[in-house]
RNA sequence: CUUAUCCAGAGUGGCUGAGGGACAGGCCCGAUGACGCCCGGCAACCGGUCGGCAGAAAUGUCGGCAAGGUGCCAAUUCCUGCGGCAGGGGGAAAACCCCGAAGCCGAAAGAUGAG
Numbered sequence: 001c002u003u004a005u006c007c008a009g010a011g012u013g014g015c016u017g018a019g020g021g022a023c024a025g026g027c028c029c030g031a032u033g034a035c036g037c038c039c040g041g042c043a044a045c046c047g048g049u050c051g052g053c054a055g056a057a058a059u060g061u062c063g064g065c066a067a068g069g070u071g072c073c074a075a076u077u078c079c080u081g082c083g084g085c086a087g088g089g090g091g092a093a094a095a096c097c098c099c100g101a102a103g104c105c106g107a108a109a110g111a112u113g114a115g
Stems, first nucleotide, its partner, number of pairs: 001115006011039001013038003019029003023081004040073003045069002048065007077109001082106004087099004
């Protein structure tokens, strides 16, 4: 940089000991012990393996398993952060101006896998 995914899932354990949730603003978690490490677990992205289907084959695809490589195990990626729509206020008006963390969609940013 490209691409896929991010509303599911995961301990009443041990050690340690004050901070943590990327950033900012919120809002939360935390001495009834967070963060981290170990064990344990979840998942099935990659790899492996078993089976169905398609194919001459290479291979593709769907599903099962889980001892390998990662990852993950508060809150939707905790929420918002930019834009559009919806909405609200002003206005004679579908013009125009303004508001905005009730909602919806998309982006950005971030995280993880694969390349």
This is a predicted structure of a 115-nucleotide RNA (SAM riboswitch aptamer (S box leader)) from a bovine gut metagenome.
The RNAcentral record of the sequence draws on MGnify.
Rfam family: SAM riboswitch aptamer (S box leader). Rfam links the family to the GO term regulation of gene expression.